A computed fold for a 495-nucleotide part of an RNA from Singulisphaera sp., annotated as small-subunit ribosomal RNA, 5' domain.
It matches the Rfam family "Bacterial small subunit ribosomal RNA".
The coordinates come from a structure-prediction model, not an experiment, and the mean pLDDT is 86.

Context: one part of a larger RNA
């Protein structure tokens, strides 16, 4: 000097963009943050009817999208590769195909049980639920020769023989969908190298450790997990322990070099009361799904339940400090539906907060040998000062009223046409007046700007040097000057 998610103090007109729980990953009341499909299914109910409503079953999503750094110094990120060792629901692209049939369950009816929370028994019923059987490949598997190719294991292609394996159907007839193979595309799993804090007052550290052989498991490679052998691996180019930390893109600062930093925002990770596990599924070991323990809360009839804001608001704690229990799905984007739509605290507004950056305003112009009132004075004036009063104009900004582009693409309908804004609100008109809008910090030198009065080593100042013991240009308080100015000091931290 320049920066901050910043606090404090003094002070405060408008606006645009931003940004705001950094401390207790400490407790949590209330609401709401994931539903949709009747063009898969069968029933209740309402209604003449057409149509609707309601839960169940089934499908698809709930693994995105929001939040928060607590853990990890490597199973993470970060650069460049690799998979000859893999996965892939949804969406493209191409080839093929969907033939018969069975019994099950909720739902309903009947009959308990229990304060709830749920729950049992028995009857029957549908399906794009489950099952069987059939066809059945260029697909999977195994044998056999060949041809290519590569990277040690091996890959890839055509031929032969054997084994195995799907499907579902609605429709407003326009199409949605079902199966199986190849192939893309998105997205991911695993592995490799190379970088990616401190400390040697941490020097030894591993028994699934290190490597083989056979298996188990996996979408896949692997001590990933098991028998069995072998004795290995790793280290002063710091292993192992400890401390502290999410990591890039980035950010601050510096002329670089570097140095410090990772808050909004974007990628990656990580976690979801604490610990551990599995289901389910293309994908999860799952924030608002299940078990199981724990601590905590809460409700109970005492027998047993429930619940998890590190989701948006919001409340208590603690704290120097951090916002509304707001409004709309109208646009963007998600899921689900053929669509209408439906959901959507993603988000797009709005709200508070000078806490950040820009912008703009608080008026103009004329006005005196110069008012009064302050202050200094060598008492002659000086200064405050064109500054006010006064005169003549201006209308930004606010304040009111009006206007109504634009932010609207869509969607419905044959078509004419109709229809969709929370919120903001341009441009243009109106009325009205200088009226509602200046503060803070410094004034000894570093440093731009000094005089008087009080006070007397006291009071009290300070960033450093230093000031103050009777004329202080350093304390205080007046005037006057100097700096910035909706800010202006101050503290804390980086450079």
């Nucleotide at each position: 000097g320049a920066a901050u998610g910043a606090a404090c103090g003094u002070u405060g007109g408008c606006g645009g963009c931003g940004u705001g729980g950094a401390u207790u990953a400490g407790g949590c009341a209330u609401g709401c943050a994931a539903g949709u499909c009747g063009u898969a299914c069968g029933g209740g109910c309402c209604g003449c009817a057409a149509g609707g409503c309601c839960a169940g079953u089934g499908g698809c999503g709930c693994a995105a999208g929001g939040g928060u750094g607590a853990g990890u110094a490597a199973g993470g990120c970060g650069a460049c590769g690799g998979u000859a060792a893999c996965c892939a629901a949804c969406c493209c692209c191409g080839g093929a195909a969907a033939u018969g049939g069975g019994u099950a369950u909720a739902g309903c009816c009947g009959c308990g049980g229990g304060a709830a929370a749920c729950u049992g028994c028995g009857g029957g019923u549908a399906a794009u639920c489950c099952c069987c059987a059939g066809c059945g490949a260029c697909g999977c598997g195994a044998g056999g020769a060949c041809u290519c190719g590569g990277c040690a294991u091996c890959g890839a292609g055509g031929c032969c023989u054997c084994g195995c394996c799907a499907a579902a159907g609605c429709u407003c007839c326009g199409g949605c969908g079902u199966u199986c193979c190849g192939g893309g595309a998105c997205g991911g799993g695993c592995c490799g190298u190379c970088g990616u804090g401190g400390u040697a007052u941490u020097a030894g550290g591993u028994a699934g450790u290190u490597g083989g052989c056979g298996g188990g498991g996996u979408a896949a490679c692997g001590g990933c997990c098991c028998a069995c052998c072998a004795a290995g691996c790793c280290u002063g180019c710091g292993a192992u322990g400890c401390c502290u930390a999410c990591c890039g893109g980035g950010c601050g600062u510096g002329c670089g070099a570097a140095c410090g930093u990772g808050g909004c925002c974007c990628g990656g990770c990580a976690c979801a009361c604490u610990g551990g596990g599995a289901c389910u599924g293309a994908g999860a070991c799952a924030c608002u799904g299940c078990c199981c323990a724990g601590a905590c809360u809460c409700c109970u009839a005492c027998g047993g339940g429930a619940g998890g804001c590190u989701g948006c608001a919001g409340u208590c704690g603690a704290g120097a400090a951090u916002c509304u229990u707001c409004g709309g799905c109208a646009a963007u984007g998600g899921g689900c539906g053929c669509a209408a739509g439906c959901c959507u605290g993603a988000c797009c507004g709005a709200g508070c907060g000078a806490c950040g950056c820009c912008g703009c305003g608080u008026g103009g112009a004329g006005g005196a040998c110069g008012a009064a009132g302050g202050c200094c004075u060598u008492c002659g004036g000086g200064u405050u000062g064109u500054a006010a009063a006064c005169u003549c104009c201006u209308g930004u900004c606010g304040a009111g009223g009006g206007g109504g582009a634009a932010g609207a693409a869509g969607c419905c309908g044959a078509a004419a046409g109709g229809u969709u804004g929370a919120c903001u609100g341009a441009a243009c008109c109106c009325u009205g007046g200088a009226g509602g809008a200046a503060g803070c910090a410094c004034g000894g030198g570093c440093u731009a700007a000094g005089u008087u009065c009080g006070u007397g080593c006291c009071a009290g100042c300070a960033g450093c040097c230093g000031c103050g013991g009777u004329a202080a240009g350093a304390c205080g308080a007046a005037c006057c000057g100097u700096g910035c100015g909706a800010a202006c000091g101050u503290u804390a931290u980086u450079c």